Predicted 3D model of a 100-nucleotide RNA (Purine riboswitch aptamer) from Paenibacillus endophyticus. Its mean pLDDT, the model's own confidence on a scale to 100, is 82. NCBI's taxonomy places the organism under Bacteria, Bacillati, Bacilli, Caryophanales, Paenibacillus. It matches the Rfam family "Purine riboswitch aptamer". Gene Ontology term of the family: purine nucleobase biosynthetic process. The family is grouped with related families in Rfam's "Purine riboswitches".
RNA sequence: UUUAUUCAUUUACAUUAAUCUCGUAUAUAUUUGGGAUAAGGCCUGAAUGUUUCUACCCGGAAACCUUAAUUUUCGGACUACGAGCAAGAUGAGACGAUAA
Numbered sequence: 001u002u003u004a005u006u007c008a009u010u011u012a013c014a015u016u017a018a019u020c021u022c023g024u025a026u027a028u029a030u031u032u033g034g035g036a037u038a039a040g041g042c043c044u045g046a047a048u049g050u051u052u053c054u055a056c057c058c059g060g061a062a063a064c065c066u067u068a069a070u071u072u073u074c075g076g077a078c079u080a081c082g083a084g085c086a087a088g089a090u091g092a093g094a095c096g097a098u099a100a
Base pairs, nucleotide, nucleotide: 002100003099004098006097007096009094010093011092013091014090015089016088020084021083022082023081024080025079026055029048030047031046032045033044034043035042040065041064049056057076058075059074060073061072062071063070
């Protein structure tokens, strides 16, 4: 100096990336057929809504409803796409050790 191998350390390096945060969509919403009903306020189907797959519910509070009908309000997400952070993983480089 070159090559090889394994190991250790390291990096303003590359790729990938759990989780978390934020944004957009959607208002966990609207319309509607059938069914149930107070120890209740639900069950089931369809449609609309998203440059959108999925979901379209749960719990609390306040009202209201005497049998067919819920209302207001508070809290909670999931899913799709995008952005950020990034544990970790892989690779590469540097340096050292070892062998020829």